[in-house]
């Protein structure tokens, strides 16, 4: 980087450096000197991985959080394209899909 499968409305600091920019990307809308990234500490989760029990086995269901990732503003911030439904109309509201993220596995 590409293809596969799972998974997202839940959760996590009034710390220390840092010294402006951040929320993937376009449009919006927001966060941000009452300090942004980043980077250290801390903290949240339970994807593999660990153990128990059930099972021929796939698998399940539960512990635990030392070991590999991951994540700690607002639904995956919101919307972009299809559908179905409401309204004179901008347009709202279900829903499916794109694209995106993480995890695992493959190439």
């Nucleotide at each position: 980087c590409u293809c596969u499968u799972a998974u997202a409305a839940a959760g996590a600091g009034c710390g220390g450096u840092g010294g402006a920019g951040g929320g993937a990307a376009g449009u919006g809308c927001c966060c941000u000197a009452u300090g942004a990234a980043g980077c250290c500490c801390g903290g949240c989760a339970a994807c593999c991985a660990u153990c128990a029990c059930a099972g021929u086995a796939a698998u399940g269901u539960g512990a635990a959080a030392a070991g590999g990732u991951g994540c700690c503003a607002a639904g995956u911030c919101a919307c972009g394209c299809g559908a179905a439904g409401u309204g004179g109309a901008u347009a709202c509201u279900u829903u499916g899909g794109a694209a995106g993220a993480u995890a695992a596995g493959a190439g």
The RNA shown here (SAM riboswitch aptamer (S box leader)) has 107 nucleotides and comes from Ureibacillus chungkukjangi.
It matches the Rfam family "SAM riboswitch aptamer (S box leader)". From the family's description: The SAM riboswitch is found upstream of a number of genes which code for proteins involved in methionine or cysteine biosynthesis in Gram-positive bacteria.
The prediction has a mean pLDDT of 84.